[in-house]
RNA sequence: GGGCCCGUGGUCUAGCGGUUAUGACGUCGCCUUUACAAGGCGAAAAUCGAGGGUUCGAAUCCCUUCGGGCCCA
Repeated sequence: GGGCCCGUGGUCUAGCGGUUAUGACGUCGCCUUUACAAGGCGAAAAUCGAGGGUUCGAAUCCCUUCGGGCCCA
């Protein structure tokens, strides 16, 4: 230098153009217990790496770019 893949709550992750962005773990509150754990109920938390474009509508398609990984030179 060229090619391919990945980037989504604190962590891991679902999602392949459509109406509340999914779940698990974790965190917080309540119930339960003498207490803790487990369990039950509820809550907060992601402008989907960044910018731009296409579209009525973009996490999703296109371009550029940043970071990481693999391969080739």
This is a predicted structure of a 73-nucleotide RNA (transfer RNA) from Hadarchaeum sp. (SeqCode). RNAcentral holds the sequence, with entries from ENA. It matches the Rfam family "tRNA". Gene Ontology term of the family: triplet codon-amino acid adaptor activity. It is annotated as a transfer RNA. The coordinates come from a structure-prediction model, not an experiment, and the mean pLDDT is 81. The source organism's lineage runs through Archaea, Methanobacteriati, Hadarchaeia (SeqCode), Hadarchaeaceae (SeqCode) and Hadarchaeum (SeqCode).